[in-house]
RNA sequence: AGAGUAUCCCAGUGGCUCAGAACGAACGCUGGCGGCGUGCUUAACACAUGCAAGUCGAACGAGAAAGUUUCUUCGGAAACGAGUAAAGUGGCGCACGGGUGAGUAACGCGUAGAUAACCUGUCCAAGCGACUGGGAUAGCCCUUCGAAAGGGGAUUAAUACCGGAUACGUUGAUUGUUUUUAAGGACAAUCAAGAAAGGUCCUCUAUUUAUAAGCUAUCACGCAUGGAGGGGUCUGCGUACCAUUAGUUUGUUGGUGGGGUAAUGGCCUACCAAGACUACGAUGGUUAACGGGUCUGAGAGGAUGAUCCGUCACACUGGCACUGAAACACGGGCCAGACUCCUACGGGAGGCAGCAGUGAGGAAUAUUGCGCAAUGGGGGCAACCCUGACGCAGCGACGCCGCGUGGGUGAGGAAGGCUUUCGGGUCGUAAAGCUCUGUCAGAAGGGAAGAAAUGCUUAUAGGUUUAAUACCUUGUAAGUUUGACGGUACCUUCAAAGGAAGCACCGGCUAACUCCGUGCCAGCAGCCGCGGUAAUACGGAGGGUGCGAGCGUUAAUCGGAAUUACUGGGCGUAAAGCGCGCGUAGGCGGCCUGAUAAGUUGGAUGUGAAAGCCCUGGGCUCAACCUAGGAACUGCAUCCGAUACUGCGGGGGAUUGAGAAUGGGAGAGGGAAGCGGAAUUCCUGGUGUAGCGGUGAAAUGCGUAGAUAUCAGGAGGAACACCCGUGGCGAAAGCGGCUUCCUGGCCCAUUACUGACGCUGAGGCACGAAAGCGUGGGGAGCAAACAGGAUUAGAUACCCUGGUAGUCCACGCCGUAAACGAUGAGUGCUAGGUGUUGGAGGUGUUGACCCUUUCAGUGCCGACGCUAACGCAUUAAGCACUCCGCCUGGGGAGUACGGUCGCAAGACUAAAACUCAAAGGAAUUGACGGGGGUCCGCACAAGCGGUGGAGCAUGUGGUUUAAUUCGACGCAACGCGCAGAACCUUACCUGGCCUUGAAAUCUUUGGAAUCCUUCCGAAAAGGAGGGGUGCCCUUUCGGGAACCCGAUGACAGGUGCUGCAUGGCUGUCGUCAGCUCGUGUCGUGAGAUGUUGGGUUAAGUCCCGCAACGAGCGCAACCCUUGUCCCUAGUUGCCAGCACGUUAUGGUGGGAACUCUAGGGAGACUGCCGGUGAUAAACCGGAGGAAGGUGGGCACGACGUCAAGUCCUCAUGGCCCUUAUGGGCUGGGCUACACACGUGCUACAAUGGUCGGUACAGAGGGUUGCUUCGGCACGCCAGCCCGCAAGGGUGAGCUAAUCCCAAAAAGCCGGUCUCAGUUCUGAUUGGAGUCUGCAACUCGACUCCAUGAAGUCGGAAUCGCUAGUAAACCCGGAUCAGCUUGCCGGGGUGAAUACGGUCCCGGGCCUUGUACACACCGCCCGUCACACCACGAAAGCUGGCUGCUCCAGAAGUCACUAGGCUAACCCUCGGGAGGCCGGUGCCGAAGGAGUGAUUGGUGAUUGGGGUGAAGUCGUAACAAGGUAACC
Repeated sequence: AGAGUAUCCCAGUGGCUCAGAACGAACGCUGGCGGCGUGCUUAACACAUGCAAGUCGAACGAGAAAGUUUCUUCGGAAACGAGUAAAGUGGCGCACGGGUGAGUAACGCGUAGAUAACCUGUCCAAGCGACUGGGAUAGCCCUUCGAAAGGGGAUUAAUACCGGAUACGUUGAUUGUUUUUAAGGACAAUCAAGAAAGGUCCUCUAUUUAUAAGCUAUCACGCAUGGAGGGGUCUGCGUACCAUUAGUUUGUUGGUGGGGUAAUGGCCUACCAAGACUACGAUGGUUAACGGGUCUGAGAGGAUGAUCCGUCACACUGGCACUGAAACACGGGCCAGACUCCUACGGGAGGCAGCAGUGAGGAAUAUUGCGCAAUGGGGGCAACCCUGACGCAGCGACGCCGCGUGGGUGAGGAAGGCUUUCGGGUCGUAAAGCUCUGUCAGAAGGGAAGAAAUGCUUAUAGGUUUAAUACCUUGUAAGUUUGACGGUACCUUCAAAGGAAGCACCGGCUAACUCCGUGCCAGCAGCCGCGGUAAUACGGAGGGUGCGAGCGUUAAUCGGAAUUACUGGGCGUAAAGCGCGCGUAGGCGGCCUGAUAAGUUGGAUGUGAAAGCCCUGGGCUCAACCUAGGAACUGCAUCCGAUACUGCGGGGGAUUGAGAAUGGGAGAGGGAAGCGGAAUUCCUGGUGUAGCGGUGAAAUGCGUAGAUAUCAGGAGGAACACCCGUGGCGAAAGCGGCUUCCUGGCCCAUUACUGACGCUGAGGCACGAAAGCGUGGGGAGCAAACAGGAUUAGAUACCCUGGUAGUCCACGCCGUAAACGAUGAGUGCUAGGUGUUGGAGGUGUUGACCCUUUCAGUGCCGACGCUAACGCAUUAAGCACUCCGCCUGGGGAGUACGGUCGCAAGACUAAAACUCAAAGGAAUUGACGGGGGUCCGCACAAGCGGUGGAGCAUGUGGUUUAAUUCGACGCAACGCGCAGAACCUUACCUGGCCUUGAAAUCUUUGGAAUCCUUCCGAAAAGGAGGGGUGCCCUUUCGGGAACCCGAUGACAGGUGCUGCAUGGCUGUCGUCAGCUCGUGUCGUGAGAUGUUGGGUUAAGUCCCGCAACGAGCGCAACCCUUGUCCCUAGUUGCCAGCACGUUAUGGUGGGAACUCUAGGGAGACUGCCGGUGAUAAACCGGAGGAAGGUGGGCACGACGUCAAGUCCUCAUGGCCCUUAUGGGCUGGGCUACACACGUGCUACAAUGGUCGGUACAGAGGGUUGCUUCGGCACGCCAGCCCGCAAGGGUGAGCUAAUCCCAAAAAGCCGGUCUCAGUUCUGAUUGGAGUCUGCAACUCGACUCCAUGAAGUCGGAAUCGCUAGUAAACCCGGAUCAGCUUGCCGGGGUGAAUACGGUCCCGGGCCUUGUACACACCGCCCGUCACACCACGAAAGCUGGCUGCUCCAGAAGUCACUAGGCUAACCCUCGGGAGGCCGGUGCCGAAGGAGUGAUUGGUGAUUGGGGUGAAGUCGUAACAAGGUAACC
């Protein structure tokens, strides 16, 4: 620091996801040791049990027992235990420490201040004092109260309680002085009020030898001052979200008096006033303890508030006070409530959010441990006691840190696993083996620091007393005493490689690849996505990668995310400028000059706790951890400076912003009134007659009752042609005949006025197209709805005929539009060019006008710059500033709910659940269009002949069947594979057989091979018998080559599957003219250019132009054939001339001329001429020529497309079968037959049929085997004979320019038939034959005789062909034993038409649109039906929280008190004061009643929404999407 994911591709916009860090974690798998930390995040849920706050005998009184000893009258007593235990009064403590985070959006917390508005036990410093009296009460004891808790009676003490005295300070009242204003500050005076408690000890003192009367000491006590530390209260600033919470408040805001408090204050109360808070967010709602810090981040920020530290709040829930220095009190009290427990049923007891622990909840969080040794706390003079604070230990890989599980050597690269192209590769120096070491764990031994105190002992110094050095006291020194952890850390020794490795991942992101299994199944997945038979993505294995006592997953946080943008984003088209203006608050604001010092800035001071982070050291062997110092804490406050900039409802001045004045100017700017003509319609009248109207075509409609047309007149409403112009005006919406009146704004020129008066603008207010609404008018035309006619599968549409609201006017609503320049307003700056509108100046002509300068508008082009690109560009989307509005993925949704507005329609404001991984903008390349341009093709048209109808042949589908083998399916499957199924072929079916196999290689036994005969069988197969030994080497045993029989296993074999794993071959677009590359250039890029353009061509053919220049594959040419000529060569071909011969024939001699044959050449190239054209390319015409513009034909098929076809030609990966899916054989089937289609043949006749005669082709075909090399069989077969014929017999010739097939046919000549189902046709059937063949039944071809079907020219539709072509006529060949209407070739005869343009089809190029890219056979919308999900509405039902009005009122404070009781004090002894109880009142919790607000849950039914491989109906959108789309 980035990456994946939209798309065919690209860059940008934008969301989603990942890699990082981190955690009080949990879960899965695994688990050796140690150190340091850490551990109920959930139910502030309920708690058994134990412990967590006591202590003091030096405040007080009282005071056991067990046990031991002694005595005893044996009943007991005494002493010690012991002034102990336990309990009580009293003091101090219990308000700390510990826990938790429910509540709280608050002066609660943080920070900085204030307290002249306050308090402070214990502690410290210095000061003063402590005099004199009194009355009670616990405990103990008693109790015929009670189950208990508890109650009653009697007695007694104090540092418990009370009275009096005293009073430097203190407090109160009054007065005065003083200070920084006031004030309760400071000071002074007068009056009044208010204290106390003793204990210990024997140092001092006194008596004296052990005491206390208490001087002193000490501990307590009282008063008062100051301090330290602690607290209370107040204030500035900061402190979550919601405006779909906008108004809140009556003790409320303030004042006065009073009360209350330590203290200010409506804190409380009475009265008075009517205020107070709020858009800088009151009130309400939701959520939440806050901070230091923690995590993350470069930082700014974001998230968080465990452990540790500070503060707050709470202690079962609610309320209340008491005590006290401090509490409204976690382990105190009272009351109410819920819950639990005890009970004798009358009544009582309790509060783990202390430490352990239990249950419950939950994904989840530990021991009912040890110790007060240390640190700290309480009490005490002290010893000491208490301390679940704390120190330790235990449990948990929960986290961080450290260590180990061994090191070296070791190649036969072992075995084994996995894999393999079978060679090998890999695990892998890994193991084994050899050798070394000893961390941890284990065993044995040693063994710390943490401990300093206090006390005690000894010594000693001082003090005092004394006989004393004893004792006491104060100090010093030494010794001794105290360790939970724990025999722990650590050290030494011993033995031993011995006890110690897993987890996740391996498609990309992201490091790491293979095999097997599975077969859209099972499954995976963070995102993209894998899986439908070759899965690096599932599961397993091997291997690898990463981390390592851990590794993964999940949850949640920050980051990446500049994806809320302060740092640091945007708004023409991606989400985003309010429809437009006026203007309030607010924000911002031109020039000069003083002043001030608020902002700003510098310095200083205080504070910013400690811990933490960071730096430098130190201590644990290191580290984590601990520790010392420093830095930092970016903040706040105060003080002192600076004054550039900003500020100041500031001071002064100026004129350029803004305004104003004067003079001109243009205009559909607005409002009102009036006027005008053209046109439509209607009415009246005239003329006139049968149609009009309308459409793609029609019909509805109108018209003989007279329409349309035409003329004249009239009525009425609406709109204003031409002018009219990217012209004008207006803020926008918008504004168009003419005239008048009223009125707003703008522009120009000039100026001696005002003097910053400005810009923007949240709320607010005004305006605001069309449609719509209300009331009243008006209504010609047009025209939603509606009706009819058409169209259509339908047509609730498009088209037509009608037609009502409405459109118009007045008044009032509505308040929205793609209200758009999809571009907020204002100001300044930044090249130009060219139009146009309005003004002004200047030159020229001076007449229109032209040129030029300038201001204000309005357009186009364009530089810099900007932009993702498109594009914008002085009218900015450029460079800057100011202000406002708005955006943050798509859908849900501009929807629901709530609110405001509206008569309604609806508008404004405006979510969430859920769902997807995209949605979207610009551009690129294609493809496509019922887009455009241009060009071509038998594509159309013009013609000729067919198909579609019949019969038959053939192929296909379907059906049938044991099987009807398989493949091919629009063109581009269907006379196709098949150039030839009776057996074979043959792959299919039936039956009968074989299993190393019919054929191959290897091993092995035997034998040469081979030939013959026979049995069985349908055959295959099986059985039996006989004959027979060759070749090479040789050492004469044998071996070898080839062949045969048998055996064994490796293997064979497969027309089994996959053409969607493949090669090869082929079809098709298409013989269409295209397809690309290098370099350069342009573009961010995909890409473009070149290849486009102007011409031309059959052609990307050629020419010209051009940021392109060249090149390649295609085109053309080269090849073959045909057409003309020449040369050469003449046999089997030819015969002109010469000769011979024949009935005749190149038959013979001969010839080499001609034809021909087959070799080689020539020829044609737009070469020549004319014209057109850019003078080019080229085209047109002509000449010559056998042939003329590619002469005709064939072969030849660019980059690619169709997952096109073929695994059944062949080859081949993988899978499958292996006594069978292999192999052999027999018979059958592929030939079936209701039917449908394709391709053909033959016909329907007279241009014909039939009979007879007669003429003229071309190209082909005719062999292999055996061999003794002579030939033989075989093939084509003349001729002759037989047969009606197919054919048979015989047989010459020919291995072919020699012989044969072989007759060419149509044609021509003549006869006959005469328009009919025929003398047409020739299917079908019967009979008889021929040929081939092992064999013609299923199932061949042909012949003869007989039979004589449909068919009389073919519906919709459709095919071929442009010249030697179509048509019609025969001939040959391949395959082949035989079999053809098919296929491939050959020649003979031989036409018609092409005006033309792009209507149909296909194609090329350019351009355009696109929401398509699997590319229009595309994409895609809505209803309905089904399933699931979340949400809204809803009669209601049921909760939470809360407001208001009431009822009732516990405990308790306060106030009052006439009842009862009463120790201290007073007393005149009667009583009083005071107190307690009781009573009353105010307040008052829970509770109850009523009525609202708000927020949940649920709800028959209902509404839309979302999602869901293959449902229904249509076709709305994307192309002109077939009616342009959209608001």
The prediction has a mean pLDDT of 82. A computed fold for a 1527-nucleotide RNA from an uncultured prokaryote, annotated as small-subunit ribosomal RNA. The RNAcentral record of the sequence draws on ENA.